Predicted 3D model of a 72-nucleotide RNA (transfer RNA) from a Candidatus Aenigmatarchaeota archaeon.
Taxonomically the source falls in Candidatus Aenigmatarchaeota (Archaea, Nanobdellati).
The prediction has a mean pLDDT of 85.
Rfam family: tRNA. Rfam classes the family as a transfer RNA.
RNAcentral holds the sequence, with entries from ENA.
[in-house]
RNA sequence: GCCGAAGUAGCUCAGGGGUAGAGCGCCACGCUCAUAACGUGGAGGUCGUGGGUUCGAAACCCACCUCCGGCA
Numbered sequence: 001g002c003c004g005a006a007g008u009a010g011c012u013c014a015g016g017g018g019u020a021g022a023g024c025g026c027c028a029c030g031c032u033c034a035u036a037a038c039g040u041g042g043a044g045g046u047c048g049u050g051g052g053u054u055c056g057a058a059a060c061c062c063a064c065c066u067c068c069g070g071c072a
Base pairs, nucleotide, nucleotide: 001071002070003069004068006066007065010024011023012022013021018055026042027041028040029039030038048064049063050062051061052060
């Protein structure tokens, strides 16, 4: 330099045009003599960045950034 994969909550990952989600973690409450476990509820996101397409983009297109793999 070229090709490919990945980037979404604190962590691990779903979602591939029509309200952003799950598990774990965190907070509160219930239960308990108490803790754990269990149950209920809650907080937490400019969906890597900037453009484009579209009535509408996390998703499709282009460029770039970071990281991983391959070729040279």